[in-house]
């Protein structure tokens, strides 16, 4: 210098004007003053919790989830460190990564054959048979009596073929019952042997463990469990419109007053006491719910700094800080200057400076946290890898 890998951070600044909104203060009020006012993801609502109400003896079944190990944590499907497998020259990245020796099942197309393996091309044809060829002995028979023909019989390191043998090679496929070599054979084959790979519910060593290394043993075919299933662990439901408090008008409910009958006291009336009846209207009171208001609701698994423990995730101690709280839902707009990026002009060997124009993302709290995932103009920064050049 080029190419790359893994993180971290920022997400314009200042001023003026006009607005919105929480809190506090002043004011009879209108309003005024001071002060606070979005994010790294506030998003998707995917996972885990707090909190609230409901349900709940205990155990099991069903259903759902998770799935290498050890840690961290309130918890998790998250995070950290590691193991194993795969990719990359490397930094590094990716992995639903328990069980296929419980059972049931699946494997399209191609291919001869896909689960009890199979035999299309090919190789062999040892063994048994048939045909041909060659060689030989003897026997039979025929005649033209020969170096003759035919038949039988014996042999062959000859040829072809049937039965049969084989799974080395070709070919199909995601997958065809290990690989290399030597021996072996008719041809072959773990058929035998050596090494490699793989397998083992075997042994030893190291590690908390996943696992690794070494030894030993058997010639040794698998794949799929994001198929059912088995194993281990976890799981009650609904959600801040949870839930609680205050509580108007109107209508309806309840109680009383009121009205009225009979009886007692009394000579009678009023009155008063007791027992009933009615309750349409009127008055008073009570209770429930609605509108509306308040709480929940901003001190929390909080943030910052320093120190200790731990490889790390994380945790402990001390000190400091208070940091949006709306509810048709505020957190904004305009202008100026500066800064950043891009384009053009001018100039130049090339730049810088200068002048002009344009641009500035994704998105937006709604009970609160811990994660994950996704989106993001532009810029800053750290560590590491490979290659090239120079010393």
């Nucleotide at each position: 210098g080029a190419a790359g890998u893994g993180g971290g951070c920022g997400g314009g600044g200042c001023g003026a004007u006009c607005g919105c909104u929480g809190g506090c203060g002043c004011g009879c009020a209108a309003g005024c003053g001071c002060u606070g006012g979005a994010g790294g993801a506030a998003a998707g609502u995917c996972c885990g919790a707090g909190c609230u109400c409901c349900a709940c003896a205990g155990g099991g079944c069903a259903g759902g989830g998770u799935g290498c190990u050890u840690g961290c944590u309130a918890a998790c499907g998250g995070c950290a460190a590691g193991g194993c497998g795969g990719g990359g020259u490397a930094a590094c990245c990716c992995g639903a990564c328990g069980g296929a020796a419980a059972g049931u099942g699946c494997a399209a197309c191609a291919g001869a054959g896909a689960g009890c393996a199979a035999a299309c091309c090919g190789c062999c044809g040892a063994u048994g048979g048939c045909c041909c060829g060659c060689c030989g002995u003897u026997c039979g028979u025929c005649c033209u009596c020969g170096a003759g023909g035919c038949g039988a019989u014996g042999g062959c390191u000859g040829g072809a073929u049937c039965a049969g043998g084989c799974a080395a090679g070709g070919g199909u496929g995601a997958a065809a019952c290990g690989g290399u070599g030597c021996g072996g054979u008719a041809a072959g084959a773990g058929c035998g042997c050596a090494c490699c790979a793989g397998c083992g519910u075997c042994c030893g060593u190291g590690g908390c463990g996943a696992c690794a290394c070494g030894g030993c043993g058997g010639a040794u075919c698998g794949g799929c469990a994001a198929a059912c299933c088995c194993c281990a662990c976890c799981c009650g439901g609904a959600g801040c419109a949870a839930g609680g408090c205050c509580a108007a008008a109107u209508a309806g409910g309840g109680a009383g007053g009121a009205a009225u009958g009979c009886g007692g006291c009394g000579g009678c009336c009023c009155g008063u006491c007791g027992c009933g009846u009615u309750a349409a209207a009127c008055c008073u009171c009570c209770g429930g719910g609605u509108a509306g208001g308040c709480c929940g609701c901003a001190u929390g698994a909080g943030c910052c700094g320093c120190g200790g423990g731990g490889u790390a995730a994380c945790u402990c101690g001390c000190g400091g800080c208070c940091c949006a709280g709306a509810u048709g839902a505020a957190u904004g707009a305009u202008c100026g200057c500066c800064g950043c990026g891009c384009c053009g002009g001018c100039c130049u060997c090339a730049a810088a400076a200068c002048c002009g124009g344009c641009g500035g993302a994704c998105a937006g709290a709604a009970c609160u946290c811990g994660g994950c995932u996704u989106a993001c103009a532009c810029g800053c920064u750290c560590a590491c890898u490979u290659c090239g050049c120079a010393a």

Record summary:
The RNA shown here (Bacterial RNase P class A) has 391 nucleotides and comes from a bacterium. Model confidence (mean pLDDT): 79 of 100. Rfam family: Bacterial RNase P class A. By type it is a ribozyme.